[in-house]
RNA sequence: GGGCUUGUAGCUCAUCUGGUAGAGCGCUGCAUUCGCAUUGCAGAGGUAAGGAGUUCGAGUCUCCUCAAGUCCA
Repeated sequence: GGGCUUGUAGCUCAUCUGGUAGAGCGCUGCAUUCGCAUUGCAGAGGUAAGGAGUUCGAGUCUCCUCAAGUCCA
């Protein structure tokens, strides 16, 4: 320098033919306990790496940029 893959909550990851963004763990509150843990219930937390385009509508399709991984030189 070139090819390919990946980028979604604090972390690990879903979201399949474009149509309201979710789970587990973690965090907060309440109940339970003498207290802690466990368990149950409720809640907060995301402009989907950044930008542009296509579309009535984009996490999803196209292009550019950035970052990580991998292969080739």

Transfer RNA from an uncultured bacterium, 73 nucleotides, folded computationally. Its Rfam family is "tRNA". The family's RNA type in Rfam is transfer RNA. It was read from a public genome assembly.